[in-house]
Predicted 3D model of a 350-nucleotide part of an RNA (small-subunit ribosomal RNA, central domain) from an uncultured Gammaproteobacteria bacterium. RNAcentral holds the full RNA, with entries from Greengenes. Its mean pLDDT, the model's own confidence on a scale to 100, is 90.
Context: one part of a larger RNA
RNA sequence: CUGGGCGUAAAGCGUACGUAGGCGGUUAUUUAAGUCAGAUGUGAAAGCCCCGGGCUCAACCUGGGAACUGCAUUUGAUACUGGAUAACUAGAGUUUGAUAGAGGAGAGUAGAAUUUCUGGUGUAGCGGUGAAAUGCGUAGAGAUCAGAAGGAAUACCAGUGGCGAAGGCGGCUCUCUGGAUCAAAACUGACGCUGAGGUACGAAAGCGUGGGUAGCAAACAGGAUUAGAUACCCUGGUAGUCCACGCCGUAAACGAUGUCAACUAGCCGUUGGGUCCAAUUAAGGACUUAGUGGUGCAGCUAACGCAUUAAGUUGACCGCCUGGGGAGUACGGCCGCAAGGCUAAAACUC
Numbered sequence: 001c002u003g004g005g006c007g008u009a010a011a012g013c014g015u016a017c018g019u020a021g022g023c024g025g026u027u028a029u030u031u032a033a034g035u036c037a038g039a040u041g042u043g044a045a046a047g048c049c050c051c052g053g054g055c056u057c058a059a060c061c062u063g064g065g066a067a068c069u070g071c072a073u074u075u076g077a078u079a080c081u082g083g084a085u086a087a088c089u090a091g092a093g094u095u096u097g098a099u100a101g102a103g104g105a106g107a108g109u110a111g112a113a114u115u116u117c118u119g120g121u122g123u124a125g126c127g128g129u130g131a132a133a134u135g136c137g138u139a140g141a142g143a144u145c146a147g148a149a150g151g152a153a154u155a156c157c158a159g160u161g162g163c164g165a166a167g168g169c170g171g172c173u174c175u176c177u178g179g180a181u182c183a184a185a186a187c188u189g190a191c192g193c194u195g196a197g198g199u200a201c202g203a204a205a206g207c208g209u210g211g212g213u214a215g216c217a218a219a220c221a222g223g224a225u226u227a228g229a230u231a232c233c234c235u236g237g238u239a240g241u242c243c244a245c246g247c248c249g250u251a252a253a254c255g256a257u258g259u260c261a262a263c264u265a266g267c268c269g270u271u272g273g274g275u276c277c278a279a280u281u282a283a284g285g286a287c288u289u290a291g292u293g294g295u296g297c298a299g300c301u302a303a304c305g306c307a308u309u310a311a312g313u314u315g316a317c318c319g320c321c322u323g324g325g326g327a328g329u330a331c332g333g334c335c336g337c338a339a340g341g342c343u344a345a346a347a348c349u350c
Stems, first nucleotide, its partner, number of pairs: 004321003007304002012318001014201004021194003025088007033081002035077008049065006091191001092188004096183004103177007110154001115149007125136002162169002206247006215241002220236004258317006266295012299306002323350003332343004
């Protein structure tokens, strides 16, 4: 390389957009590049293969043939692929009318609770644990009442509920804004799918500058426990957690399952829409469509399990794997303020 694979054995990039490239719906005409057929030329000799001949045989030598699966020229064929032209509407998109939503950004605002402070009442404990102690408290704590300040998060609703490409998103109101779904028509007319490089987004932690800091809390200090206890438990407590701007670019970034499309039994929930039936109200039934769950047949799977949201049957394109350790390391390069990230070996060893 051929081949075989990627839910859990090695293996799906964290996610999307998109360049080149690859692939691409229906009909007709045309072309004849790919494709197919014929002819001609060439494809050195030797060798290999076949049929003969010569050394007593063989090796060896030698005559002829075949082959040289290729290339070029030329004459044709036109189903498929490609090119050109014209058209179509089933893919894709646009318009119209509705609908649901923690989708995103900014501004404002509300009520609980914790903490602190001020004042009142009030007196000896509070707190904490397995038990304690450190700690707080007669300079009046804890408890309770009133008031104030400030920060962070939004109980109930809440739901294998919703939205988002993923990360993720949850009080309420307003402004701006992205996407999706449904219904019925009209319009455009293949405008599509994937996507090496590239670009953008990307939890938490961390970094830079400036703010902020209620609670929580790495580090740190103390008290316990213990043989020890650089821990688990307790009392404190700084970065951080929050905001603005700028970096970082990683996660068990998981459905450990790439994206798109088609096809392949059902049954039961649930969310958003639509149609029909029923209906005084209230509750409902059937069908359909887009999600989201459970169960299950065929099929698949090493098994577990998956099963119209496939891990089934196929197609298109991309990424990735090739025994364990060494090692996601060294070196080099690129990126980063740094931390480090990306790319990525070998010796050696089993």